[in-house]
RNA sequence: GCUAGUGUAGCACAGUUGGUAGUGCAGCGCAUUCGUAAUGCGCAGGUCGCCCGUUCGAGCCGGGUCACUAGCUCCA
Numbered sequence: 001g002c003u004a005g006u007g008u009a010g011c012a013c014a015g016u017u018g019g020u021a022g023u024g025c026a027g028c029g030c031a032u033u034c035g036u037a038a039u040g041c042g043c044a045g046g047u048c049g050c051c052c053g054u055u056c057g058a059g060c061c062g063g064g065u066c067a068c069u070a071g072c073u074c075c076a
Stems, first nucleotide, its partner, number of pairs: 001072007010025004019056001027043005049065005
């Protein structure tokens, strides 16, 4: 340099056909306990990497760009 994949909550990931963004763990509160853990209930946490476009409407489609991973190639 070329090709492909990935990027969504603090972490790990879903989101299948474009139509109000979710699960588990972690965090906080309450209950339970002599107390802790565990368990149960509840709460909070997101410009869906970034920019632009298409559309009534984009996490999802198109273009650009950045980062990471894998493969290939060239030079030393």
Background: This is a predicted structure of a 76-nucleotide RNA (transfer RNA) from Ruminococcus flavefaciens. Its Rfam family is "tRNA". From the family's description: Transfer RNA (tRNA) molecules are approximately 80 nucleotides in length.